[in-house]
RNA sequence: CACCCAUCCAGAGCGGCCGAGAGAUCUGGCUCGACGACGCCGCAGCAACCAGCCCGCCGACCCCGGACUCACGGGAACGGCAGGCCCGGUGCUACCGCCAGGAACGAUGGAGG
Repeated sequence: CACCCAUCCAGAGCGGCCGAGAGAUCUGGCUCGACGACGCCGCAGCAACCAGCCCGCCGACCCCGGACUCACGGGAACGGCAGGCCCGGUGCUACCGCCAGGAACGAUGGAGG
């Protein structure tokens, strides 16, 4: 950088710096903003996408016991599902991606290239 997959109505704010617009883009609304928004930094927090660890259930295979064979019991690793912890990698912390509108677009995470 392009493609693919998942999510985008839950949740979570204080301080410092800056100084005029901001809520991605177009139109129309609505809202935030000199009582300092947006942004940046620090700390705190939210969440559980990825990684790690733990527990339960299920599946096929393998090993052991038993045995004529099965049933049955035990074990290791693998896969799936659900749950918990989380100090690691991200992300997020006004309003449903603020709302509506046609087609689109965007953001975040993950896999491979």

The prediction has a mean pLDDT of 80. This is a predicted structure of a 113-nucleotide RNA (SAM riboswitch aptamer (S box leader)) from Micrococcus sp. The same sequence occurs in records of 2 taxa. RNAcentral holds the sequence, with entries from Rfam and Ribocentre.